[in-house]
RNA sequence: CCGUGCUAGGCGGGGAACCAGCGGUGCCCUGAACCCGCAAUCCGCUAUAGCGGGGCCGAAUUCCCUCCCGAGGGGCAGCUCGCGUGGCAGCCCCGCCGGUCAGGGCGUUGAUGGUCGAGGGUCCCCCGCGAUGUCGGUUCGUGAACCAGGUCAGGUCCGGAAGGAAGCAGCCUUAAGCGGGUCCCGGCAGGCGCGGUGGGAGCUCCCUCACCGGAGCCGAGGCCGGCGGAAGGCACCAUACGACCAGCAUCGACGGCGGGUGCACGG
Numbered sequence: 001c002c003g004u005g006c007u008a009g010g011c012g013g014g015g016a017a018c019c020a021g022c023g024g025u026g027c028c029c030u031g032a033a034c035c036c037g038c039a040a041u042c043c044g045c046u047a048u049a050g051c052g053g054g055g056c057c058g059a060a061u062u063c064c065c066u067c068c069c070g071a072g073g074g075g076c077a078g079c080u081c082g083c084g085u086g087g088c089a090g091c092c093c094c095g096c097c098g099g100u101c102a103g104g105g106c107g108u109u110g111a112u113g114g115u116c117g118a119g120g121g122u123c124c125c126c127c128g129c130g131a132u133g134u135c136g137g138u139u140c141g142u143g144a145a146c147c148a149g150g151u152c153a154g155g156u157c158c159g160g161a162a163g164g165a166a167g168c169a170g171c172c173u174u175a176a177g178c179g180g181g182u183c184c185c186g187g188c189a190g191g192c193g194c195g196g197u198g199g200g201a202g203c204u205c206c207c208u209c210a211c212c213g214g215a216g217c218c219g220a221g222g223c224c225g226g227c228g229g230a231a232g233g234c235a236c237c238a239u240a241c242g243a244c245c246a247g248c249a250u251c252g253a254c255g256g257c258g259g260g261u262g263c264a265c266g267g
Base pairs, nucleotide, nucleotide: 001267002266003265004264005263006262009057010056011055012030013029014028015027020046021045022044023043024042034054035053036052037051038050063260064259065258067256068255072251073250075248076247078245080243081242082241084239085238086237087236090234091233092232093229094228095227096226097225098224099223100222101221104218105217106216113212114211115210117209118208119207120206121205122201123200124199125198126196127195128194129193130192132189133188134187135186136185137184139180140179141178142177148173149172150171151170156165157164158163
C1' cells in the first nucleotide's frame, strides 16, 4: 500500500421557549436526512443526560476537532415615526385690569372733579291701601221614626147629638250638623306688592337737584402689556407598546480550508 472480516462511531443539525439541568415531541430556520412505539393540564433522563425495539453504513465524500463564512433566532442600548397614558402650562382658549389706535358719541345750553350740601335709591320700625291665605258671617243644597213647628187623611178619645180634643203616616218648613260657592261683610297672619310732608340708621356705590370750578369724558372693536383660570388643540417632558433604520455583543444551520481516528487475518 492492497484485500477480507470486525469495532468505536454514524444514519441530520441549529435557534427560541419549557426545565434545577440535558435531550425529545410541538414552534421556527436550514434543506433532503432509515423504520416502529411514547410525549404540552408533556415524554424520557442525570453530567456517558431522550428511552425501548428493529434495520443499514462503517474507519472516511460519510466519524471527530480547530478556523472561516454566515441563513436564521433571541438579548441590549439608540434615532425617527405611529398609537396610548401621565405631567407641565409656552402658544391658541376664557375672565379681569391698564395703555394705545382708527372711526364714533357726550360736553361752554357746562366735561372730569369737588362740597362734614339737600333729596331719593339701600336697611329697620310704625301706619295706610291692595293682593294672598285662613277662620267666621252671608248664600245655596241637604238635613228630625218619637222626644221641632204647621197642616193633619185614616183610626182613637169625650159627648145623646151638635161639636170638641190629642195626634201617627204623608206633605210643607226649619234647628244643630254636613257639603258646595266665594259676589259681599268682618277678624287674624306674614321672607307679598305699592305708598307715607311718619320715626330712625346709613351714605362705600348709583341717580336727581343746588353750589364751586372751567375742558374734558365715554367707548363695542383691533394691537400691546399685566394678573388670574382651565386642560379642549398644538408644542414640550416622562413612559408602556408597535414599526422602520443603523449599531453592539451572543448562539449559530448549510457550505469551505486544514487536521485527527482503530482491531484481527492474508498478500
The RNA shown here (Bacterial large signal recognition particle RNA) has 267 nucleotides and comes from a soil metagenome. It matches the Rfam family "Bacterial large signal recognition particle RNA". About the family: The signal recognition particle (SRP) is a universally conserved ribonucleoprotein involved in the co-translational targeting of proteins to membranes.